[in-house]
RNA sequence: ACCCCUGUAGCUCAGUAGGAUAGAGCAGUACCCUCCUAAGGUAAAGGUCAGCCGUUCGAAUCGGCUCAGGGGUG
Numbered sequence: 001a002c003c004c005c006u007g008u009a010g011c012u013c014a015g016u017a018g019g020a021u022a023g024a025g026c027a028g029u030a031c032c033c034u035c036c037u038a039a040g041g042u043a044a045a046g047g048u049c050a051g052c053c054g055u056u057c058g059a060a061u062c063g064g065c066u067c068a069g070g071g072g073u074g
Stems, first nucleotide, its partner, number of pairs: 001073007010026004019057001029043004050066005
């Protein structure tokens, strides 16, 4: 320098032939249970889907550029 993969909640990840309110587990919070703790149960909260631009009635999903991480070729 060129090519490929990855980036979604605090952490680990699902969701990609575009479709209406973006999900799970763990962690944390509140409550229940208990003499207390752990375990268990219930509930709520937590996201500008790496960033910008574009295509479209509609984008986490498609296209371009940039950033970060990983791998490959020379």
This is a predicted structure of a 74-nucleotide RNA (transfer RNA) from a Candidatus Cloacimonadota bacterium. The prediction has a mean pLDDT of 81. Lineage of the source: Bacteria > Pseudomonadati > Candidatus Cloacimonadota. It matches the Rfam family "tRNA". By type it is a transfer RNA.